The prediction has a mean pLDDT of 82. The part of an RNA shown here (small-subunit ribosomal RNA, 5' domain) has 508 nucleotides and comes from an uncultured Microgenomates group bacterium.
Context: one part of a larger RNA
RNA sequence: GACGAACGCUAGCGGAACGCCUAACACAUGCAAGUCGAACGAAUUCUGCGUUGAAUUUAUUCAUAGUAGAAUUAGUGGCAAACGAGCGAGUAACGCGUACCUAACUUGCCCCAGAGAUGAGAAUAACUACGGAGACGUAGCUAAUCCUCAAUAUGCUCACGAUGGUGAAAUUCCAAUGUGAGGAAAGAUUUAUCGCUCCGGGAGAGGGGUGCGUCCUAUCAGGUAGUUGGUUGAGGUAAUGGCUCACCAAGCCUAUGACGGGUAGCCGGUCUGAGAUGAUGUCCGGCCGCGAUGGGACUGAGAUACGGCCCAUACUCCUACGGGAGGCAGCAGUGGGGAAUCUUGCACAAUGGACGAAAGUCUGAUGCAGCGAUCCCGCGUGAAGGAUGAAGCAUUACGGUGUGUAAACUUCUUUUUUGGUGGAAGACGAAUGACGGUACACCAAGAAUAAGAGACGGCUAACUACGUGCCAGCAGCCGCGGUAAUACGUAGGUCUCAAGCGUUGUCC
Repeated sequence: GACGAACGCUAGCGGAACGCCUAACACAUGCAAGUCGAACGAAUUCUGCGUUGAAUUUAUUCAUAGUAGAAUUAGUGGCAAACGAGCGAGUAACGCGUACCUAACUUGCCCCAGAGAUGAGAAUAACUACGGAGACGUAGCUAAUCCUCAAUAUGCUCACGAUGGUGAAAUUCCAAUGUGAGGAAAGAUUUAUCGCUCCGGGAGAGGGGUGCGUCCUAUCAGGUAGUUGGUUGAGGUAAUGGCUCACCAAGCCUAUGACGGGUAGCCGGUCUGAGAUGAUGUCCGGCCGCGAUGGGACUGAGAUACGGCCCAUACUCCUACGGGAGGCAGCAGUGGGGAAUCUUGCACAAUGGACGAAAGUCUGAUGCAGCGAUCCCGCGUGAAGGAUGAAGCAUUACGGUGUGUAAACUUCUUUUUUGGUGGAAGACGAAUGACGGUACACCAAGAAUAAGAGACGGCUAACUACGUGCCAGCAGCCGCGGUAAUACGUAGGUCUCAAGCGUUGUCC
C1' cells in the first nucleotide's frame, strides 16, 4: 500500500460498488419453463336461430333434439426445456492459454437459391366402465402437423467403372460422366400468409487433433499387458483413433524427472512495485467441470440432461402396511457450522430469452427497492467580526501562564434538516413506468439536526501534573516500572486522521 475481511469504540447524509472465503452440510414454505385452440378430438360456459314438451297471467317462463358464433382448457401433437441461473467438489489434464490443423466431422431455429407435396392404412390418450387409500392399473371407443406402407426424385445416398482439376499428398475433395440399387412430404386459417419434404450454399455454433506454456515433492526411480505398434480384419461413431474386439509382433515412457504422493478449477485480469521474474484468481467477462453419492442409457440438431427417465446406496417424508414420494451448488428463507456475510420484497415499464401469425402468456434472467460504514467517492456538523484575553479547568517560581477568538455577544448564510407546493427523463407511430410522488425545482422556518478514535520515550508528529512503587501494568522492536516514571493509571494540554479511528489476519 491492498482486502469478498473480522473485532473494539464511535456514527449525520448522498452516489456507486460489493456482501457464506467455513459444512459440494441438511432443508419447512412459496416461486424460478413454459407456450401454441391459426395442428387435433373432446368437454365446459355464454349468446343467437330453432324443434319438441310442460306451466300458465296468452305472450311469456322453464326444460330440451339440432344448428351458428364467442370464450376457456384437462389430454394428444409441435417447439422450447441442452439457453438463461448456481457452485468450484473433482481435475496437474490438450483442462486452460496461445498458435495452427481437420485430405477425419456435425449443425434444429435464421438467411439465399433450386425441386416438390400423390395415394392408402393401423393405432392411442382424452372419454366411458371396473378395480385401488392413493400413485395408478385393466377393458372398450375416437382425432390429428401422431404413427406405418406404397408412388414419384432436379438433386441426394450406396456399389462398380473410366476422364480432367486443385494440392506436398486424392479410392476419399471439386467438375463433367456410364451402369445398377435405394430413399421424402402435412396441413392450418380471418385467403393475407404461415407451415411440410428433398437438395445446394451461407451465417453463427459445436466435435476432434497438434506445437509451445502451465504448482510442490527424489525421505516417490523405475513404470506399463489394451500396455506400444500392425500396407491386418471386424465392430462402433457425425468423425480419426486400442475407442472396442480377434490375430500377429514386443514394444512404449523415464534424471530434459516417467510412475507415485500432496495441493489446485484455468485465463482476461487484480494487488504490490521504479521495474514482475512476486502474490493472487472475490465481483464482471471467456473456457472447463459438477448438480444428494455411484452407475446407465432414452429422446433429440444438440444431453449422457440441476427443477427428465432407470438402477443401486445413504437420508427424509406419506401409507388403509399391499406400496409410494423426494433432492435449493436457482431466488428468497430455515437449522447447523463459524470470527463472519442480506429481504420468505416490487415489476415484467426497460434490456434479453421461450412459445405464438398476432394479441399476448411465461421469465427470482433482468430492472429496481430493502438490510450492512464492507469498500471507494462526494458533502456537512456553520461563516465573518469579537479581549478587561470572562468564568471554569489545568499548572505555577504565586508575579503569572495555558485552554483561547475558543466561548459569550453582534451581524449573516441555509449545504444539510423539517414543513409545504410542483414534479420528470428513462417510452418507441399510439397505449404502456416497478423504480416513485423518487430524482429535481421553488417557497418557508431556524445555527438550527450532526464528532469521534488512536497516539504523545526513540523509530514517529505530539508534555506536564498527580497516583502507583519491579506492584499494578505497558510493549511492533529497542525496552519502561524497585519513591521525583514525558514509557503504567487518571487529568489538563498537544499531535495525527476524521464519519470514521484503531487492533488482528493475509499478500507485496